[in-house]
């Protein structure tokens, strides 16, 4: 100095209810798998403070990762 967001890989917003792909569950389809389709579940946005009507987003510190 960079990064930390779903089980994994990653978006996101000059502050206003958080998303995709893969994976998972149910159903449809098939003689059966696989593939495909529909629907669904899954997140204290690393931790603790500050600013603000409101913070994943801004500021500070801490922890961890990478260089």
């Nucleotide at each position: 100095g960079u990064c930390a967001u779903a089980g994994c890989u990653c978006a996101g917003u000059a502050g206003g209810u958080a998303g995709a792909g893969c994976a998972c569950u149910a159903c449809c389809u098939u003689g059966g798998u696989a593939a495909g389709g529909u629907a669904g579940a899954g997140g204290u946005c690393a931790u603790g403070g500050g600013u603000u009507c409101a913070a994943u987003u801004c500021c500070c510190a801490u922890u961890g990762u990478c260089a």
Model confidence (mean pLDDT): 81 of 100. Transfer RNA from a mouse gut metagenome, 67 nucleotides, folded computationally. RNAcentral holds the sequence, with entries from MGnify. Its Rfam family is "tRNA".